The RNA shown here (Bacterial RNase P class A) has 369 nucleotides and comes from Amylibacter sp. A source record names the gene rnpB. Its mean pLDDT, the model's own confidence on a scale to 100, is 77. Its Rfam family is "Bacterial RNase P class A". It is annotated as a ribozyme.
RNA sequence: GCGGAUGGCCGGAUGACCGCGCGAAAGCGAGGAAAGUCCGGACUCCAUAAAGAAACGGCGGCGGGUAACGCCCGCCCGGGGAAACCCGCGGGAAAGCGCCACAGAGAACAGACCGCCUGCGACAUGCAGGUAAGGGUGAAAAGGUGGGGUAAGAGCCCACCGCGGACCUGGCAACAGGUCCGGCAUGGCAAGCCCCGCCGGGAGCAAAGCCGAAUAGGGAUCGCGCGGCCGGCGACGGCCGGGGCCUCUUUAGCCCCAGCAGAUCCGGGUAGGCUGCUAGACCCUGCCGGUAACGGCAGGGGCAGAUGAAUGGUCAUCCAGGGGGUGCAAGCCCCCGGACAGAAUCCGGCUUACAGGCCGUCCGCGAAA
Numbered sequence: 001g002c003g004g005a006u007g008g009c010c011g012g013a014u015g016a017c018c019g020c021g022c023g024a025a026a027g028c029g030a031g032g033a034a035a036g037u038c039c040g041g042a043c044u045c046c047a048u049a050a051a052g053a054a055a056c057g058g059c060g061g062c063g064g065g066u067a068a069c070g071c072c073c074g075c076c077c078g079g080g081g082a083a084a085c086c087c088g089c090g091g092g093a094a095a096g097c098g099c100c101a102c103a104g105a106g107a108a109c110a111g112a113c114c115g116c117c118u119g120c121g122a123c124a125u126g127c128a129g130g131u132a133a134g135g136g137u138g139a140a141a142a143g144g145u146g147g148g149g150u151a152a153g154a155g156c157c158c159a160c161c162g163c164g165g166a167c168c169u170g171g172c173a174a175c176a177g178g179u180c181c182g183g184c185a186u187g188g189c190a191a192g193c194c195c196c197g198c199c200g201g202g203a204g205c206a207a208a209g210c211c212g213a214a215u216a217g218g219g220a221u222c223g224c225g226c227g228g229c230c231g232g233c234g235a236c237g238g239c240c241g242g243g244g245c246c247u248c249u250u251u252a253g254c255c256c257c258a259g260c261a262g263a264u265c266c267g268g269g270u271a272g273g274c275u276g277c278u279a280g281a282c283c284c285u286g287c288c289g290g291u292a293a294c295g296g297c298a299g300g301g302g303c304a305g306a307u308g309a310a311u312g313g314u315c316a317u318c319c320a321g322g323g324g325g326u327g328c329a330a331g332c333c334c335c336c337g338g339a340c341a342g343a344a345u346c347c348g349g350c351u352u353a354c355a356g357g358c359c360g361u362c363c364g365c366g367a368a369a
Stems, first nucleotide, its partner, number of pairs: 001365010012318007020029003031340001035351002038349005043204004056200005061075005076090001077088004091195002096193002098189003113135002115131006143161006162184001163182008208275004218266005223260002227240005241257005282301008319338001321336006
């Protein structure tokens, strides 16, 4: 210098003017993701929410970290890469059920389509039997390679590898290495059911607590009243009215015709307001322990709290970046110009979006020394 791998950081800066939210003032005022709302918690209520069971759901190599996690760190195993390094929803398929498309003779109590071998034979492109070595199909064909063996073959026999079991060694463990034994019994899928182990009560700040109108409605007491007139202490009676029973009219009969824009007080709900609300597993720096995730100690900081919802706009100068002109070049001049997005109870994660830039660490190749 070229090619690659990986970790972390920044996310325009300063000033002036105008404006906004919180706050008495001083002062403070978006993010690395404030996002998706996918996990884990804090907090609140639900009957105590402590334990157990059933059902349901989730998680799944081992060890560690953490308040906790499906997150993070280290390691193991498997796969990829020459390497740095990357990827893995990584328990169990010799407990059981189920499924395995198409192709293929045969897809799980294996299987003769071609081939090979033996016999028969009318000598044909035939029949019967043996055979899983070879071919073909398939994602997958019932251990692999080599040798022996055989009519041809075959774990039929042997060696190595694989697989299973026992033991030894190393490791906390996952696991690794080794020795001996077993001729092989075990196809794949558990992200189909299932089995094993572990975890989980539900709803969520529109949680929840408090204050609480106006109007309407409920209750209590009081006041004025009970269609009108008359009589009676009163129950009630008489007369005169209105409406209904009934399509209309009359008569008779029966039934009905009282509540109030009243006053005072009480309680519930609504609108609205307050609390919850932001100081917290907080942030920064240093030291110590640890391979690391992380933990401990010390010092410092004082950290948005809106609710039709503040955190903005304009200008100037500068900084990245891009384009143009000029110039051999350095440079100078002009123009453009900064992504994704944006708090709403709060934290720890994951995932997704993101212009441009900065700083490491490592691997390979080349050149020079």
Description
The model forms 94% of the base pairs in the Rfam consensus. The RNAcentral record of the sequence draws on ENA.